[in-house]
Molecule: c-di-GMP-I-GGC riboswitch aptamer
Organism: Planctomycetota bacterium
RNA sequence: CCCGACAACGGCAAACCCACGGCAACGUGGGGACGCAAAGCCAUGGGCCGGGCCGCUCACCCCAACGCGGCGUUCUGGUCGCCAGGUUACCGAAG
Repeated sequence: CCCGACAACGGCAAACCCACGGCAACGUGGGGACGCAAAGCCAUGGGCCGGGCCGCUCACCCCAACGCGGCGUUCUGGUCGCCAGGUUACCGAAG
């Protein structure tokens, strides 16, 4: 250094509930623990999600909602607890 133990000292905190912010995805704080050896940090690539725009579909007709699809050499935001990449770090059994 790789690696990661029914080890030690510790850490984080899903769902759900409350408050606040946001159109929303979601974020922050409190409670709460499903899990996590980087579940520390960075939205760089892919994925996923929201908003917006466009197109399609759509009642007898018109317009729309719902639904579906697209955003291409850069529409815009969120998610690092989806994956990859980058970066930093505690402990030390076996190998």